[in-house]
RNA sequence: GCAGCCGUAGCUUAGUUGGAUAGAGCACCUGACUACGAAUCAAGAGGUCGGAGGUUCGACUCCUCCCGGCUGCG
Numbered sequence: 001g002c003a004g005c006c007g008u009a010g011c012u013u014a015g016u017u018g019g020a021u022a023g024a025g026c027a028c029c030u031g032a033c034u035a036c037g038a039a040u041c042a043a044g045a046g047g048u049c050g051g052a053g054g055u056u057c058g059a060c061u062c063c064u065c066c067c068g069g070c071u072g073c074g
Base pairs, nucleotide, nucleotide: 001073002072003071004070005069006068007067010026011025012024013023019057028044030042031041032040050066051065052064053063054062
């Protein structure tokens, strides 16, 4: 340099024949329990879906460019 795959919450990720409020586990906050913790239970917060444009009534999903990562080839 070329090709393929990937990027969603602090971490690991689901969701892609476009469809309505974007979910889960762990972690975190608060409460209950306890002599105090852990565990458990209840409740809660946290997302510009890598960035910018485009198509569309509607985009995490499709198209283009860019950024980052992994793999292969040279």

This is a predicted structure of a 74-nucleotide RNA (transfer RNA) from Bacteriovoracaceae bacterium UBA6200. It was read from a public genome assembly. The source organism's lineage runs through Bacteria, Pseudomonadati, Bdellovibrionota, Bacteriovoracales and Bacteriovoracaceae. It matches the Rfam family "tRNA". Rfam classes the family as a transfer RNA. The coordinates come from a structure-prediction model, not an experiment, and the mean pLDDT is 81.